The part of an RNA shown here (large-subunit ribosomal RNA, domain I) has 452 nucleotides and comes from Ascosphaera apis. RNAcentral holds the full RNA, with entries from ENA and SILVA. It matches the Rfam family "Eukaryotic large subunit ribosomal RNA".
Context: one part of a larger RNA
RNA sequence: UUGACCUCGGAUCAGGUAGGGUUACCCGCUGAACUUAAGCAUAUCAAUAAGCGGAGGAAAAGAAACCAACAGGGAUUGCCUCAGUAACGGCGAGUGAAGCGGCAAAAGCUCAAAUUUGAAAUCUGGCUCCUUCGGGGUCCGAGUUGUAAUUUGGAGAGGAUGCUCUGGGAGUGGUCGCGGUCUAAGUCCCCUGGAACGGGGCGUCGCAGAGGGUGAGAAUCCCGUCUUCGGCCGGCCGGCUGCAACCGUGUAGAGCUCCUUCGACGAGUCGAGUUGUUUGGGAAUGCAGCUCUAAAUGGGUGGUAAAUUUCAUCUAAAGCUAAAUACUGGUCGGAGACCGAUAGCGCACAAGUAGAGUGAUCGAAAGAUGAAAAGCACUUUGAAAAGAGAGUUAAAAAGCAUGUGAAAUUGUUGAAAGGGAAGCACAUGCGACCAGAGUCGGCCGUGGGGGU
Numbered sequence: 001u002u003g004a005c006c007u008c009g010g011a012u013c014a015g016g017u018a019g020g021g022u023u024a025c026c027c028g029c030u031g032a033a034c035u036u037a038a039g040c041a042u043a044u045c046a047a048u049a050a051g052c053g054g055a056g057g058a059a060a061a062g063a064a065a066c067c068a069a070c071a072g073g074g075a076u077u078g079c080c081u082c083a084g085u086a087a088c089g090g091c092g093a094g095u096g097a098a099g100c101g102g103c104a105a106a107a108g109c110u111c112a113a114a115u116u117u118g119a120a121a122u123c124u125g126g127c128u129c130c131u132u133c134g135g136g137g138u139c140c141g142a143g144u145u146g147u148a149a150u151u152u153g154g155a156g157a158g159g160a161u162g163c164u165c166u167g168g169g170a171g172u173g174g175u176c177g178c179g180g181u182c183u184a185a186g187u188c189c190c191c192u193g194g195a196a197c198g199g200g201g202c203g204u205c206g207c208a209g210a211g212g213g214u215g216a217g218a219a220u221c222c223c224g225u226c227u228u229c230g231g232c233c234g235g236c237c238g239g240c241u242g243c244a245a246c247c248g249u250g251u252a253g254a255g256c257u258c259c260u261u262c263g264a265c266g267a268g269u270c271g272a273g274u275u276g277u278u279u280g281g282g283a284a285u286g287c288a289g290c291u292c293u294a295a296a297u298g299g300g301u302g303g304u305a306a307a308u309u310u311c312a313u314c315u316a317a318a319g320c321u322a323a324a325u326a327c328u329g330g331u332c333g334g335a336g337a338c339c340g341a342u343a344g345c346g347c348a349c350a351a352g353u354a355g356a357g358u359g360a361u362c363g364a365a366a367g368a369u370g371a372a373a374a375g376c377a378c379u380u381u382g383a384a385a386a387g388a389g390a391g392u393u394a395a396a397a398a399g400c401a402u403g404u405g406a407a408a409u410u411g412u413u414g415a416a417a418g419g420g421a422a423g424c425a426c427a428u429g430c431g432a433c434c435a436g437a438g439u440c441g442g443c444c445g446u447g448g449g450g451g452u
Stems, first nucleotide, its partner, number of pairs: 025056001026054004036043001040090001066073002077104004087095002108320003111266001121147001122142002125139006156262002158259003162256005167247002171243007178234005186202001187218001188201004203220002205209001211223003271292007298315005355362002375402001378389004
């Protein structure tokens, strides 16, 4: 018994991780030439460009195997200065730092190497409970080929006996940041007009008369603007902080003082030779390859190689670290003595589009009806396009070839001219058109007088 268990093979799979793009700034690798030297080879361009790899909101660097030679300073980064100086350099062309000083910003730390040895004190996971970035309980597992505590050279450990000081925190307030929200005052009268935001009259507010919208120039119609480093509101928002239930601590932890018993400190590394490269680094500044290859009162550095000696100063070969700094990319926001559609990005528009080229690649033109589509209902001719009426509108002499709509040029209509090309110059005449004093006549309006 749907075959437990053991062994082997396969399938599926919870959970987790990487790629690729972008690349302005950053880090690492690789690495030219044009150019300059009035030629050119070392040099320069340049430890640059192109290329490759890798990140972050910054990166890198960083708590001295430093700088110095002083009465010494004291991580890194950036700026001023040092200084176009020292130095390098066919010592030509050219290249070219650093210490000090001033300023910005400031912050310090962690492993490895110790026997907790009177007790792995450490951690993942399953289950379970809770006040759930996690905590408590319990059971497997990891782990003595070493997980914790302690210690990091400025020390520290160990010992002594004195002094000083302590953690978390539901909830509820404060404050700062974040998000939301918060009305000063006319739409009064007349005129023009399609429309009043214009003109005239009479007001109002103003710490607000910045700006935009609305049917034309709007402080006062609407949004805003000012007050404002403001008022109110918000919480599976954050920082700091007051009070505080509750939990946890103690034979505990941290700091200071004394004793002087100890005191571990990073290797194919430091260093040397050589080759290449690089640097201002010059008998070799840094880096890399190859060969050799250490020490422990040791080792490195002390800008001229070597020996002896003295002194000073750090402690390499392991690691983390905010800010000051950079930013032709991305994102969010603000502004402008910038351009205004042949300008400004190549692109204000269905633009890296249409299009061209086998391809790498090249690469345009193109904005504006109107206040509002009210974008021409309806009738009529026509197959339709379109036309003629009608209608909308302030306007269609604004009809989606749409604001304005120049010029050369073309068509049509009208006028004039034409033998010596047209044109030009001079002079005069004629025609057409425009302006026009005055006079006469007709009509309209108005005032006065008379008549009916």